[in-house]
c-di-GMP-I riboswitch aptamer from an Anaerolineales bacterium, 91 nucleotides, folded computationally. It matches the Rfam family "c-di-GMP-I riboswitch aptamer". A reference for the family is Weinberg et al. (2007), "Identification of 22 candidate structured RNAs in bacteria using the CMfinder comparative genomics pipeline", Nucleic Acids Res.

RNA sequence: UCCGAUAAAUCGCAAAUCCACCGAAAGAUGGAGACGCAAAGUCAUGGGUCUAAAGUUGCAGAGAUGCAGCCACGAUCGCCAGACCGCCGAA
Numbered sequence: 001u002c003c004g005a006u007a008a009a010u011c012g013c014a015a016a017u018c019c020a021c022c023g024a025a026a027g028a029u030g031g032a033g034a035c036g037c038a039a040a041g042u043c044a045u046g047g048g049u050c051u052a053a054a055g056u057u058g059c060a061g062a063g064a065u066g067c068a069g070c071c072a073c074g075a076u077c078g079c080c081a082g083a084c085c086g087c088c089g090a091a
Stems, first nucleotide, its partner, number of pairs: 012037002017032004022027001035078001041084003045081003048076003055070006
């Protein structure tokens, strides 16, 4: 000098919960709040998981409708993997 990993340091993010608001729901957004996170930064690309409005099938019903099954085009990146971009740099 280069590579590089943890410790350390400067930072960062923000779980649960509560309030407001959007949504059929899962869940998202904002505020408060910190369980934790070295990628708990970004991306739904693969898998997993969650929800089931619409659709469809069945049952009940005179009907309106109700109940149940299937189902993602919805959601989750703080479930895993992958891709891209990143802070510091003892021993």